[in-house]
C1' cells in the first nucleotide's frame, strides 16, 4: 500500500422568534435556571425498595445455575486462567459436573452399531469351469461414529502376535490456591458416542409488585353511635269498638365516629450516583482525597419556524441550485445481558506485498 482481528468513542452546531412541563423567586404578570438516550427499547437476569406469608432445623417436589480462580450488594454478568474446536496469524467459538449408580436410544447406509462382524476380498487343504471345508481382519466398500494409528519384524495369508514412536489406561512425583500441565515408570490396549432422553451429584430459590405500599380526604349515597321529638306518616301494648291521652318500634331533626369511590400528597431523584489526582492489582475492580447536583411528566412536557454554517447525495459553465441528515421517545430507581442504528473519528494488534 492491499486485506483483516479487537477496543474504544461520537450520534449535528450557533443564533432569533413562538410555544409546552418542572422548580425558585418577586412588583402576580413575569423573569432566571433546567429538561431524554447509547439504546430511555425487549422486560431477559440480578438487586433495592415496599407489603402479605412464615418458630427452628433437616429431608422432599418444583424451578435455575454447571470446567478453575477472582471481582461485585448480587447475578445466568464482567476479570483473568484451563482444556477442546476453527483461524498462516492477530483472534474467536464452546448448554465445558458425572457415561465403572442404574434406565433408554445410536436413523440411514452397511456383512457388521456394542459382553461385535465378514459384503466383496486375501490364504491353506479337497475336489478341481466352479463349489465346498478352514484360517484372517492387513488393504476396500458404509457410515457421525467399526473395538486404537504409523512404520519395520513376523506370517501360507494376516493379527498388538512382537518391537520403536505417538495415541490412551494407571499408581507415584514434580509444577500449579486450583482446573489442569510434565519428563519418566509400569500396562499390549480394555472402559464406543449420546446427559440439549430420563437420572444422579453440588450449589441456589417463600410469594407479588410503585396500579407496591403510606397519609389527606370534600359533595352524594350507604354503615355505627349519642341526644332529643312525639310535630307529620305508618305498627304494636291495655281492647268489642271509637276518640282522646300514654308507653314503645319504624321515623323526623341535630351531632359525632368510621369504613371509602373521584381526587390530592408521600413514595420519587443525594445515589452499590457521576468526574478525577494519586495508591494497590495482569485485569475485572478496590482505596484515600478533590470536585459536582444533572428529567420528574400522569388526557402524561422535552416542540415548531426561520437563519447560517457542517457533513452526505444529484445537476454544474467551479458562482451556485435542489434534496437528504441514522435507531429510536424517560415514568419507582440501580447493576447486567440481548437487539435496533445513516454516518464520522480514534487506538492497538495481525497477515501479504514494496521501499529504505
Nucleotide at each position: 500500500g492491499c486485506g483483516g482481528a479487537u477496543g474504544g468513542c461520537u450520534g449535528g452546531a450557533u443564533g432569533g422568534c413562538c410555544g409546552c412541563g418542572a422548580a425558585a423567586c418577586c412588583a402576580c404578570g413575569g423573569u432566571u435556571u433546567c429538561g431524554a438516550g447509547g439504546a430511555a427499547a425487549g422486560u431477559c437476569c440480578g438487586g433495592a425498595c415496599u407489603c402479605c406469608a412464615c418458630g427452628a432445623a433437616g429431608c422432599g417436589a418444583a424451578g435455575g445455575u454447571g470446567c478453575c480462580g477472582g471481582g461485585u450488594a448480587a447475578c445466568g454478568c464482567c476479570c483473568g486462567g484451563c482444556c477442546g474446536g476453527g483461524g498462516c496469524a492477530a483472534c474467536c467459538c464452546g448448554a465445558g459436573g458425572g457415561a465403572u449408580a442404574g434406565c433408554g436410544c445410536c436413523a440411514c447406509a452397511g456383512a457388521g452399531a456394542a459382553c461385535a462382524g465378514a459384503c466383496g476380498g486375501c490364504c491353506u487343504c479337497g475336489c478341481c469351469a466352479g463349489c465346498g471345508a478352514g484360517g484372517c481382519a492387513a488393504a476396500g466398500g458404509u457410515g457421525a461414529a467399526a473395538c486404537g494409528g504409523u512404520g519395520a519384524g513376523g506370517u501360507a495369508a494376516g493379527a498388538g502376535c512382537u518391537c520403536a514412536c505417538c495415541g490412551c489406561g494407571g499408581g507415584a512425583c514434580u509444577g500449579g490456591c486450583a482446573a489442569c500441565a510434565g519428563a519418566a515408570c509400569c500396562g499390549g490396549c480394555a472402559c464406543g458416542g449420546c446427559a440439549a432422553g430420563c437420572c444422579u451429584c453440588a450449589c441456589c430459590u417463600g410469594g407479588a409488585g410503585c396500579a407496591a405500599u403510606g397519609c389527606c380526604g370534600a359533595a352524594u349515597a350507604g354503615g355505627g353511635g349519642u341526644c332529643u321529638c312525639g310535630c307529620a306518616u305508618g305498627g304494636a301494648c291495655a281492647c268489642g269498638c271509637u276518640u282522646c291521652g300514654g308507653u314503645u318500634c319504624a321515623g323526623g331533626g341535630a351531632c359525632c365516629c368510621g369504613g371509602g369511590u373521584u381526587g390530592g400528597c408521600a413514595g420519587c431523584a443525594u445515589g452499590a450516583c457521576c468526574c478525577u489526582u494519586c495508591c494497590g492489582g495482569c485485569g475485572a475492580c478496590g482505596g484515600c482525597g478533590g470536585g459536582g447536583c444533572a428529567a420528574g411528566a400522569u388526557g402524561a412536557a422535552u416542540g415548531g419556524u426561520c437563519a447560517u454554517c457542517a457533513c452526505c447525495c444529484c445537476g454544474g459553465a467551479c458562482a451556485c441550485g435542489g434534496g437528504g441528515c441514522a435507531c429510536a421517545g424517560a415514568a419507582u430507581c440501580c447493576g447486567g445481558c440481548u437487539u435496533a442504528c445513516a454516518g464520522g473519528c480514534c487506538a492497538u494488534c495481525c497477515g501479504c506485498a514494496c521501499c529504505c
Predicted 3D model of a 356-nucleotide RNA (Bacterial RNase P class A) from Boseongicola sp. SB0665_bin_10.
Its Rfam family is "Bacterial RNase P class A". The family's RNA type in Rfam is ribozyme.
Of the family's consensus pairs, 96% are formed in the model.
The sequence was found by an Rfam model in a public genome assembly.
The prediction has a mean pLDDT of 77.